[in-house]
RNA sequence: AGUCGAAAGGGCAAACCAUCCGAAAGGAUGGGGCGCAAAGCUACAGACCCGGGGAUGGGUGGCUGAGCUACCGAAA
Numbered sequence: 001a002g003u004c005g006a007a008a009g010g011g012c013a014a015a016c017c018a019u020c021c022g023a024a025a026g027g028a029u030g031g032g033g034c035g036c037a038a039a040g041c042u043a044c045a046g047a048c049c050c051g052g053g054g055a056u057g058g059g060u061g062g063c064u065g066a067g068c069u070a071c072c073g074a075a076a
Base pairs, nucleotide, nucleotide: 003076004073005072011036012035016031017030018029019028020027021026034062040068041067042066044065045064046063047060048059049058050057
């Protein structure tokens, strides 16, 4: 340094609830805490969800892969 994931400090935050935005999927903020070692970021590929109007449309990064970045340091 890489793989890796014990410990500690800390981090994130599912369902659900409230308010707001949206046609919907879904999103934002607050509460909440199921879980997460990239549950940090990017819709590039696949997957899934929505689809009223007009379409090569919208959404999910907590579905998988890929790319970029990152705290700590036991064992191996």
Molecule: c-di-GMP-I-GGC riboswitch aptamer
Organism: Candidatus Aerophobota bacterium